[in-house]
Molecule: c-di-GMP-I riboswitch aptamer
Organism: Salsuginibacillus halophilus
RNA sequence: CGCAAAGAUGGGCAAAACAGCUGAAAGGCUGUGACGCAAAGCUUAGGGCCUAAUGGGAAAAGCAGCGCUAUCCUUAUGGUCGCCUGGCCGCCGGG
Numbered sequence: 001c002g003c004a005a006a007g008a009u010g011g012g013c014a015a016a017a018c019a020g021c022u023g024a025a026a027g028g029c030u031g032u033g034a035c036g037c038a039a040a041g042c043u044u045a046g047g048g049c050c051u052a053a054u055g056g057g058a059a060a061a062g063c064a065g066c067g068c069u070a071u072c073c074u075u076a077u078g079g080u081c082g083c084c085u086g087g088c089c090g091c092c093g094g095g
Stems, first nucleotide, its partner, number of pairs: 012037002017032006035082001041088003045085003048080003055074004062068002
């Protein structure tokens, strides 16, 4: 480095849910808990997906009017590595 089959030690991580904290939200953290995972270890590098604070646009009805506002559309700089790909590191075993 490539291929086929079998097998395996010690273990590791922790979904949903609940509780607390945090955030505008998506979500994150901690504890309990295990759905599962041979990388469900790390990393936003490429993509997908989620949210829309903020910016922009529209605006029925409401308000005496200017306009404001509910709401809608759009927008990551926010998020997701347990969505995929890439990169890096790691345990065990056979040839």